This is a predicted structure of a 143-nucleotide RNA (SAM riboswitch aptamer (S box leader)) from Ferruginibacter sp. The coordinates come from a structure-prediction model, not an experiment, and the mean pLDDT is 79.
[in-house]
RNA sequence: CGCUUAUCAAGAAAGGCAGAGGGUAAUGGCCCGAUGACGCCUUGACAACCUAUCUUUUAAUUCCUUCUGGAAGUUAAAGAAAAGGUGCCAAUUCCAUCCCGUUUUUUCAUGCAGCGCAUGUUGAAACAGCGGGAAGAUAAGUC
Numbered sequence: 001c002g003c004u005u006a007u008c009a010a011g012a013a014a015g016g017c018a019g020a021g022g023g024u025a026a027u028g029g030c031c032c033g034a035u036g037a038c039g040c041c042u043u044g045a046c047a048a049c050c051u052a053u054c055u056u057u058u059a060a061u062u063c064c065u066u067c068u069g070g071a072a073g074u075u076a077a078a079g080a081a082a083a084g085g086u087g088c089c090a091a092u093u094c095c096a097u098c099c100c101g102u103u104u105u106u107u108c109a110u111g112c113a114g115c116g117c118a119u120g121u122u123g124a125a126a127c128a129g130c131g132g133g134a135a136g137a138u139a140a141g142u143c
Stems, first nucleotide, its partner, number of pairs: 002142007013043005021032003026097004044089001046087001049085003053080005061072004093135001098133006105126005
């Protein structure tokens, strides 16, 4: 770098250094920023992805046995706590741009009714709304 799985509308600060841009591809927006952003360091917080710990339940298995129960506890599930490894501490992944579906409106075409008006239906296009996917980020595993 790639692949698999899960999560992403919640949550979370100070001090120091430094000094101009920044918001995780790009573009367009919209925001943040000398009342000092972004970044680095120190401390702290948030969260619960992984590891260790504790509680409850637990296929198989082992032991005991009054023969139907008990104990242990692998595996697995739920919960607690938060030591370690990450992550993270503006705005929904800040919003949109790519694909699919659906809905309202408008336009065009065709068919029915029908030489008019009006209504309904089918298909295509445009704008907008909603939902899903893709993409992205993080974690664990694998390569």
It matches the Rfam family "SAM riboswitch aptamer (S box leader)". Rfam links the family to the GO term regulation of gene expression. It was read from a public genome assembly, where an Rfam model found it.